[in-house]
């Protein structure tokens, strides 16, 4: 320098192909239950989808454009 994959809660990640309300485990927090804890069940709280721009009535999703990480090439 040239190619690919990744980047969404506090950790892991799904969703993108086919644009239409941001989901899931585990964590946390309140509650039940329990003599008390753990286990277990209930609910609930937490997001600028890595960042700017563009199409679009609408964009995590589609184009461009950069940044960061892994891996190829050269």
């Nucleotide at each position: 320098g040239g190619g690919c994959c990744g980047g969404u809660a506090g950790c892991u990640u799904a969703g993108c192909u086919u644009g239409g309300u941001a989901g899931a485990g585990c964590a946390c927090u309140u509650g039940a239950c329990u003599u008390u804890u753990a286990a277990u069940c209930a609910a609930g709280u937490g997001g600028u989808c890595g960042a700017g721009g563009g199409u679009u009535c609408a964009a995590a999703u589609c184009c461009c454009u950069u940044c960061c990480g892994g891996c190829c090439c050269g």
The prediction has a mean pLDDT of 81. Transfer RNA from a Nanobdellota archaeon, 74 nucleotides, folded computationally. The organism belongs to Nanobdellota, within Archaea. Its Rfam family is "tRNA". Rfam links the family to the GO term triplet codon-amino acid adaptor activity. By type it is a transfer RNA. It was read from a public genome assembly.